This is a predicted structure of a 98-nucleotide RNA (c-di-GMP-I riboswitch aptamer). The model forms 95% of the base pairs in the Rfam consensus. Its Rfam family is "c-di-GMP-I riboswitch aptamer". Its family is annotated with cyclic-di-GMP binding in the Gene Ontology. The sequence was found by an Rfam model in a public genome assembly.

RNA sequence: AGACGAAAAAGGCAAAACGAGGCGAAAGCGCGUGACGCAAAGCCACCGGUCUUUGUUACCAACAUUUUAUUUUGGUAAAUGACAGCGGGGUUACCGAA
Numbered sequence: 001a002g003a004c005g006a007a008a009a010a011g012g013c014a015a016a017a018c019g020a021g022g023c024g025a026a027a028g029c030g031c032g033u034g035a036c037g038c039a040a041a042g043c044c045a046c047c048g049g050u051c052u053u054u055g056u057u058a059c060c061a062a063c064a065u066u067u068u069a070u071u072u073u074g075g076u077a078a079a080u081g082a083c084a085g086c087g088g089g090g091u092u093a094c095c096g097a098a
Stems, first nucleotide, its partner, number of pairs: 004096002012038002017033003022029002036085001042091003046088003049083003056078007064070002
């Protein structure tokens, strides 16, 4: 320096659930309690995957206007919204037995 990870030491993180007149359209996130787990469960959406659809775009249907594309309503699809505790990748780091 790179691997590796101990019934080691010092420390760290915190799932579900619950609570709150927190943020968001939602997915989700933040705070408090909590502790299922984690050796990167630190950080980064680059690849795959998953979740969401307010707005936007495309398409479909209906209604209305009106004369050919606009409005309204409903539906479908698409991230630019999320998940780093789904996998891969990148990057940084505490400790030191074998």